[in-house]
Annotation: SAM-I/IV (S-adenosyl methionine) riboswitch aptamer from an uncultured SAR86 cluster bacterium, 91 nucleotides, folded computationally. Its Rfam family is "SAM-I/IV (S-adenosyl methionine) riboswitch aptamer". Its Rfam clan is "SAM clan". It was read from a public genome assembly, where an Rfam model found it.
RNA sequence: GAUUAACAUCAAGAGAAGAUUUUAUCUCGCCAACCUGCUUUCCCAGGCAAGGUGGUUUUUAGAUGUGGCUUAGGCAACUAAAUGGGCGCUU
Numbered sequence: 001g002a003u004u005a006a007c008a009u010c011a012a013g014a015g016a017a018g019a020u021u022u023u024a025u026c027u028c029g030c031c032a033a034c035c036u037g038c039u040u041u042c043c044c045a046g047g048c049a050a051g052g053u054g055g056u057u058u059u060u061a062g063a064u065g066u067g068g069c070u071u072a073g074g075c076a077a078c079u080a081a082a083u084g085g086g087c088g089c090u091u
Stems, first nucleotide, its partner, number of pairs: 006066005015028001017027004029056003034052003037048003042086004068075002
C1' cells in the first nucleotide's frame, strides 16, 4: 500500500451562516461521542470535548467508525471534566 473478514451504530440531535472556481468545495459555528487524549498506577463504568473522523443549508442506490501528523527519527492532544467501584501492593 492492497485485499479479505469481523464488530458497533443508522433513533434523535445540530446553519435561513460566509466565501468561491456555484449545487459543488472551503472556512467558521453547531450536533454527536466512533477512535486517540484527559479524568489517582492498572481495569470497568461514568464524565470532559482538546486531536482525528462523521454529520449539520439532508436522505438506506446504502452510509459512518474501528485515531492523527511526520523529515518515519519521532511529535501534538485544552483555560474542560477531575466521580463511583474493583484488582494488586503497603500499613